[in-house]
RNA sequence: AGAGUUUGAUCCUGGCUCAGAACGAACGCUGGCGGCGCGUCUUAAGCAUGCAAGUCGGGCGGGAUCCAUGCGCUUGCGCAUGGUGAGAGCGGCGGACUGGCGAGUAACACGUGGGCGACGCGCCCUCCGGACGGGAAUAGCCUGUAGAAAUACAGGGUAAUGCCGGAUGCGAACGCGCGCGCUGGAGGCGCGCGUGGAAAGCCCCCACGGGGGCGCCGGAGGAGCGGCCCGCGGCCCAUCAGCUUGUAGGCGGUGCAAGGGACCACCUAGGCUACGACGGGUACCCGGCCUCAGAGGGCGGACGGGCGCAUUGGGACUGAGAUACGGCCCAGACUCCUACGGGAGGCAGCAGCUAAGAAUAUUCCGCAAUGGGGGGAACCCUGACGGAGCGACGCCGCGUGGGCGAGGAAAGCCGGAAGGUUGUAAAGCCCUUUUGCGCGCGAGGAAUAAGGGGAGGAGGGAAUGCCUUCCCGGUGACUGUAGCGCGCGAAUAAGCGCCGGCUAAUUACGUGCCAGCAGCCGCGGUAACACGCAAGGCGCGAGCGUUGUUCGGAAUCAUUGGGCGUAAAGGGCGUGUAGGCGGCCCUGCAAGCCUGGCGUGAAAUCCCGGGGCUCAACCCCGGAACCGCGCUGGGAACUGCUGGGCUGGUGCCGCUGUGGCGCAGCCGGAAUUCCAGGUGUAGGGGUGAGAUGCGUAGAUAUUAGGAGGAACACCAGUGGCGAAGGCGGCUUACUGGACGGUAACUGACGUUGAGGCUCGAAAGCGUGGGGAGCAAACAGGAUUAGAUACCCUGGUAGUCCACGCCGUAAACGAUGAAUGCCAGGUGUCGGGUAGCAGGGCUAUUCGGUGCCGUCGCAAACGCAUUAAGCAUUCCACCUGGGGAGUACGCUCGCAAGAAUGAAACUCAAAGGAAUUGACGGGGACCCGCACAAGCGGUGGAGCAUGUGGUUUAAUUCGAAGCAACGCGAAGAACCUUACCAAGUCUUGACAUCCCCCUGACAGCGCCUUAACCGGCGCCUUCCUUCGGGACAGGGGAGACAGGUGGUGCAUGGUUGUCGUCAGCUCGUGUCGUGAGAUAUUGGGUUAAGUCCCGCAACGAGCGCAACCCUUACCUUUAGUUGCUACGCAAGAGCACUCUAGAGGGACUGCCGUUGACAAAACGGAGGAAGGUGGGGAUGACGUCAAGUCAGUAUGGCUCUUACAUCCAGGGCUGCACACGUGCUACAAUGGCCGGUACAGAGGGAAGCUAGACCGCGAGGUUGAGCAAAUCCAUAAAGCCGGUCCCAGUUCGGAUUGGAUGUCUGCAACUCGACUCCAUGAAGCCGGAAUCGCUAGUAAAGGCGUAUCAGCUACGACGCCUUGAAUACGUUCCCGGGCCUUGCACUCACCGCCCGUCA
Repeated sequence: AGAGUUUGAUCCUGGCUCAGAACGAACGCUGGCGGCGCGUCUUAAGCAUGCAAGUCGGGCGGGAUCCAUGCGCUUGCGCAUGGUGAGAGCGGCGGACUGGCGAGUAACACGUGGGCGACGCGCCCUCCGGACGGGAAUAGCCUGUAGAAAUACAGGGUAAUGCCGGAUGCGAACGCGCGCGCUGGAGGCGCGCGUGGAAAGCCCCCACGGGGGCGCCGGAGGAGCGGCCCGCGGCCCAUCAGCUUGUAGGCGGUGCAAGGGACCACCUAGGCUACGACGGGUACCCGGCCUCAGAGGGCGGACGGGCGCAUUGGGACUGAGAUACGGCCCAGACUCCUACGGGAGGCAGCAGCUAAGAAUAUUCCGCAAUGGGGGGAACCCUGACGGAGCGACGCCGCGUGGGCGAGGAAAGCCGGAAGGUUGUAAAGCCCUUUUGCGCGCGAGGAAUAAGGGGAGGAGGGAAUGCCUUCCCGGUGACUGUAGCGCGCGAAUAAGCGCCGGCUAAUUACGUGCCAGCAGCCGCGGUAACACGCAAGGCGCGAGCGUUGUUCGGAAUCAUUGGGCGUAAAGGGCGUGUAGGCGGCCCUGCAAGCCUGGCGUGAAAUCCCGGGGCUCAACCCCGGAACCGCGCUGGGAACUGCUGGGCUGGUGCCGCUGUGGCGCAGCCGGAAUUCCAGGUGUAGGGGUGAGAUGCGUAGAUAUUAGGAGGAACACCAGUGGCGAAGGCGGCUUACUGGACGGUAACUGACGUUGAGGCUCGAAAGCGUGGGGAGCAAACAGGAUUAGAUACCCUGGUAGUCCACGCCGUAAACGAUGAAUGCCAGGUGUCGGGUAGCAGGGCUAUUCGGUGCCGUCGCAAACGCAUUAAGCAUUCCACCUGGGGAGUACGCUCGCAAGAAUGAAACUCAAAGGAAUUGACGGGGACCCGCACAAGCGGUGGAGCAUGUGGUUUAAUUCGAAGCAACGCGAAGAACCUUACCAAGUCUUGACAUCCCCCUGACAGCGCCUUAACCGGCGCCUUCCUUCGGGACAGGGGAGACAGGUGGUGCAUGGUUGUCGUCAGCUCGUGUCGUGAGAUAUUGGGUUAAGUCCCGCAACGAGCGCAACCCUUACCUUUAGUUGCUACGCAAGAGCACUCUAGAGGGACUGCCGUUGACAAAACGGAGGAAGGUGGGGAUGACGUCAAGUCAGUAUGGCUCUUACAUCCAGGGCUGCACACGUGCUACAAUGGCCGGUACAGAGGGAAGCUAGACCGCGAGGUUGAGCAAAUCCAUAAAGCCGGUCCCAGUUCGGAUUGGAUGUCUGCAACUCGACUCCAUGAAGCCGGAAUCGCUAGUAAAGGCGUAUCAGCUACGACGCCUUGAAUACGUUCCCGGGCCUUGCACUCACCGCCCGUCA
């Protein structure tokens, strides 16, 4: 000192939260010792029991009991003397201190500083004076009475330092008089006279004269304690605004220690209050304590000072002192006793109990110390106090061992292995003994006690006594404590929290939005560093965490030290009261202010220095400080006050021009509507389109006339006026303000402004008018899923006027008022001055109103002499969002409502500005078979195929909008195969390693089985140094194999898609606080971020293009199987076709036009080809958690006599249905029959197969040729000819039947293809909707290939043949690119979000 959290990211505002310190604490887990502290914060609830205030016999009367002696004698009693002396009583002092608690109290209660000329005081100290002489009672006691008791009463007798007269009276008190002194009014001192008022004894010594001590009385003073008064200071609420009759004051009294309205009589009518009275709530106050950098905030437990209280309320008595905690009386509640008549009690003393509560201790020891009461003293009393006990409640200290010890043991955990880690940690060896246990020794707190002895001293001073001093001398609760010594032995002693970020510390397993965590953000839905557990780590340590509370961080109430255009926040505007603030010069005063001195600011605490307990905590000493208050000396700049002056701020006389300023009256024209008339006829009106409504009873339109109300076109402006609201035809009267100019007068008269008062749009309210148009409500018509809306037709309040209310608004510049200062430029309105010389222009100046912009400010946007800049003054307002401008109270209002204005509860945000994207039924530009223009299809039929669904033992799995669905499948009858039912097998069908046996294994045959498996037989290796080895089979053990089991949301790889769209980025620079921007935008151009130009950008990369393949032309090289000439073959040749190698060719290169002289476009020439010639391959950064764990690979999870493996059979082909993709058709541009022509690209040896023969045919038999430019090998549509004649047909071919039909295959039942014969379904061109294609394309036609035994291929991939139509164009649909704009979206419009219901 800061950090986390609003966003995709950013800056700001702003709240919430955390890290710190503290505690009279509590709770959880844990717990070795000592020291010093602290310990009912809750019900001022109630209390059993014991103790907490007594003491004095040296004040008094008396005296139980016991002892001794003596006597009497009925030996057990009585009496006498002496001693002892309990308990009670009278009396004195003390019970007013100490101790406890904080209920009450907002007050002179407290703090601080003063005052009393307005007061008191027992005990103590000093001084002065005195104490003479009498009397009457009464407790105790005795006798008796009443009562359960407490207690009361009667009679009798008695004492005092108890009580009462008398005497004396220095002082004092009171009254009067005089004098002095003080004084702002006041009682001070002195003198005189008068009045009335005292006392107590006890003890000791004695030389009996007296002396001493403790007391007593009167008085003066002191010390200390108290009483009263005053200034100042310290809580909340204004949703408490008025309070008060002993109230405020006076005269005179009463009362008191004393002043006082404290009390009383009378008189006056005052007193307090916005500087907060009165009321309500809360609270003992302070020194101090906690926190804090400080200022501040919180607190008032322990210790210390003050106050208040003592079961609740009231009252007095006694006394020096009380209105009395352990006194009294009365009343109330409660508890207890009771014989029911009546009594007793007060722990907020120390312990202790009950209840309450999260929670707070022993019914301990002792008066040894300190202090207190009594006493002459000894001494007694003292739950004050000193100690001990309990409690980790706090602070402080100590320990739980130290050293060495690695091949780094074992074990745990992690790891693919290697290994890592716990960890020198342990073990082990050596050592120590604080603590502990045992034994022993043993301080200090305690000496000025009494007493004894000695010395000295005061007094006239012998004794006693008094004062000073020395020696001896007893006393310890704690306690055999602290400490010390010896012995023993590592022995007796470690936990708690945390480890996602904040915040220091990480892995594994379990769990699977479950269980749980969480201070905030947030974790957990199958790999969780966040849950639980373990290992490890981090932190602190006899503690550690949690909870609660306070301060801090929080500048988040801001005095120090904040804000208010848009984040919360400027009052709607003015006027002005109180108050605040205030121009220039001079004089004085000294309240503020500055400075010196004095007093006070208790002690303790804090701080500094020093000292004592081994240290520390703790304690002691000294200093400083206590920031304050009071008194006093001095100063005079500033503020204030007094007095005097000034003119610059203010006001004001006279003058000019300007203005929708206000108010009242008069007047005007245009328009709408209505009324009545004319002309005139079928519509008109309205809308996106319509309808309702209007019109043949004559509308709309048109024409002239009339009525009425409201508003004032053009001018008009970015312009004017006003404080704001607001103000607009013309004119008149009245009236407010501002400006300009002049500078006469005034002389600070100013400014702001809480309350108050005035004004205050629209709507609304009251009463009365008015009412043309418009128009809430309302009605109808449309729209719509609905339409209580938007649109239309109507229409009432209202809008208008008068008077009166209301008092609000996005009353906004979302910007309070005033003054001063701080660059400019430009426009406009009003006025002035100067110059030019003039319909005005130029310069300058004052005031207003706009725009741009420098400095500066600002989170940014922006503001910028009209500030949101720099300053000063005053007012208003804000303090997270919601709840809520709500509720209650109060005020106002006729009402509506306004003004003031909360809380509970809830959230971790709510916000401002700006940025990047995405999006928009926003805009601009541009592409694409995107639309349009065309051609052909799909959707209807039958069939094929895929999918969904359904069924099933199983119908294995995956793919799911485009971008799943003739997809993985380029071949499911078995196999494939992953599925199902059944049967086998368990180191396994497959890999590596080890041991044993065999010599093979394979193959063949037989048996068995549904088959695999199994059994039997036949047959049967290689090398060798003869040990064995290689290889194979069988058996065995375990490591392991195996899984098409799950997770494509853990992954690699690969693929689809946007999209062959033109984009996506980087470096440096620049701009911005930043996210980011710029570049990449702009002007052109392109298929293209293609190129050119411009530009704070300059370059570069991935994409585009090109390089590659193919095709089209030419040249050249090379010719066999190709080609050519010849009828064919052989042979010959290589010009042509062709084949396959190498080259050429095209580059906007040339010309013209356009264009910016560019890029480029257009046209043209040449050319086989022309502007990327056609096609292909090629797919940027990225998006879709897109697809694939079943192609392969792969993490982790999971199965292991099974989820692995083998096998036969079944299924993947099941079928009421739905969808996709196709095939064949519906026919005449056709079908059928016959004849005839022309390809390309491929394949072929377990193959392609010519030809011949057989068969109607599929095919069979035989078989030439071909490892291929040679053979297989005939293309088909087409063309020619014929037939059919528009029909469910000579179209169409589904379906079904038949075949000792074919072929493949171990095997065609489920479930193959093909052939022949027969059968001959739907279908006559297809609803809504929808697909492809821009040229060698669509359409049409056939051919080939992969997979493959065969084939459900009508699929897929290729090939050639025939070969079109159309594109005006970019408004619209879809997709895309770039720029811009809005945004509350950013998972990004399939978004966000509101209301209702559950």